[in-house]
Source information: Small-subunit ribosomal RNA, central domain from an uncultured bacterium, 349 nucleotides, folded computationally. Its Rfam family is "Bacterial small subunit ribosomal RNA".
Context: one part of a larger RNA
RNA sequence: CUGGGCUUAAAGGGCGCGUAGGCGGGCUGCCAAGUCUGGGGUGAAAUCCUCCCGCUCAACGGGAGAACGGCCCCGGGUACUGGCGGCCUCGAGGCGGGUAGGGGCGUGCGGAACACUGGGUGGAGCGGUGAAAUGCGUUGAUAUCCAGUGGAACUCCGGUGGCGAAGGCGGCACGCUGGACCCGAUCUGACGCUGAGGCGCGAAAGCCAGGGGAGCGAACGGGAUUAGAUACCCCGGUAGUCCUGGCCCUAAACGUUGAGAACUAGGUAGUCGGCCGGACAUGGGCUGACUGCCGGAGCGAAAGUGCUAAGUUCUCCGCCUGGGGAGUAUGGUCGCAAGGCUGAAACUC
Numbered sequence: 001c002u003g004g005g006c007u008u009a010a011a012g013g014g015c016g017c018g019u020a021g022g023c024g025g026g027c028u029g030c031c032a033a034g035u036c037u038g039g040g041g042u043g044a045a046a047u048c049c050u051c052c053c054g055c056u057c058a059a060c061g062g063g064a065g066a067a068c069g070g071c072c073c074c075g076g077g078u079a080c081u082g083g084c085g086g087c088c089u090c091g092a093g094g095c096g097g098g099u100a101g102g103g104g105c106g107u108g109c110g111g112a113a114c115a116c117u118g119g120g121u122g123g124a125g126c127g128g129u130g131a132a133a134u135g136c137g138u139u140g141a142u143a144u145c146c147a148g149u150g151g152a153a154c155u156c157c158g159g160u161g162g163c164g165a166a167g168g169c170g171g172c173a174c175g176c177u178g179g180a181c182c183c184g185a186u187c188u189g190a191c192g193c194u195g196a197g198g199c200g201c202g203a204a205a206g207c208c209a210g211g212g213g214a215g216c217g218a219a220c221g222g223g224a225u226u227a228g229a230u231a232c233c234c235c236g237g238u239a240g241u242c243c244u245g246g247c248c249c250u251a252a253a254c255g256u257u258g259a260g261a262a263c264u265a266g267g268u269a270g271u272c273g274g275c276c277g278g279a280c281a282u283g284g285g286c287u288g289a290c291u292g293c294c295g296g297a298g299c300g301a302a303a304g305u306g307c308u309a310a311g312u313u314c315u316c317c318g319c320c321u322g323g324g325g326a327g328u329a330u331g332g333u334c335g336c337a338a339g340g341c342u343g344a345a346a347c348u349c
Base pairs, nucleotide, nucleotide: 004320005319006318007303008302012317014201015200016199017198021194022193023192025088026087027086028085029084030083031082033081034080035077036076037075038074039073040072041071042070049065050064051063052062053061054060091191092188093187094186095184096183097182098181099180103177104176105175106174107173108172109171110154114150115149116148117147118146119145120144121143125136126135162169163168206247207246208245209244210243211242215241216240220236221235222234223233258316259315260314261313262312263311266294267293268292269291270290271289272288273287274286275285276284298305299304322349323348324347331342332341333340334339
């Protein structure tokens, strides 16, 4: 390279926006680049191949033919691809009306719990565990009542539920703001899909500067346990956890399943819309988007999956190629650092 693959065996990029590129709906006219066809030219000789011949054979040599992926020119064809032009609306987008939502950012507010402080009552224990001890307490603890201060998180509702591209998002109100869905068929007229590079976002931990610090709590100290106990349990406790600004860029970043499109049995439940009947209601039917469960064909090594495909196909991107060595070394690049990204080989089984 060909071929085969990527839920769990090696393998889907953490997610989005988008450049180049690749690919791209229906009808029609022209061109004829790709493409098909006829003819011509060229493709030196030698070599290779076929046949015949010459050295006693062969190697070797001679002759003839074929071949020389191909390239160029002329004429013709136009289904498909392509180019140029015209038209279309079902793809895509806009517009109008409406709906749901923990989508995002900011500001303000609320109650419970907790801790601390002050005051009252009270007077010997409290706390903690398997049992204890360290610890706290007559300088009055624990308990209880009142008041104040502080920080963090928002019980119930809550869901097998909702929103978001992913990370993720949950008290209430207000302001600003992104997206989705449904209905109308009003406008544009293929404006589309994917996306190497690139740019942006990206849990937690960690880093820098400034603030904040109730609870929790790496490290650390102590008490236990134990043969030991650098742990599990207990008493403390710093960074951190929180806020603002700036970095880091990783993850079991998982549905371990890239994105888009079309097609292919059903049953059942939930969320949010729209529509329908002879008058109300209970209710029934149809239809769209999303979220689950069961399951047929098919697929699959099986587990399973099964219109939310892992089925049947198309387009584009990413990735895999035995285990260890190793996500190491080296180089490059990014970072304040920690380290990230890219990423081998020897050797060995």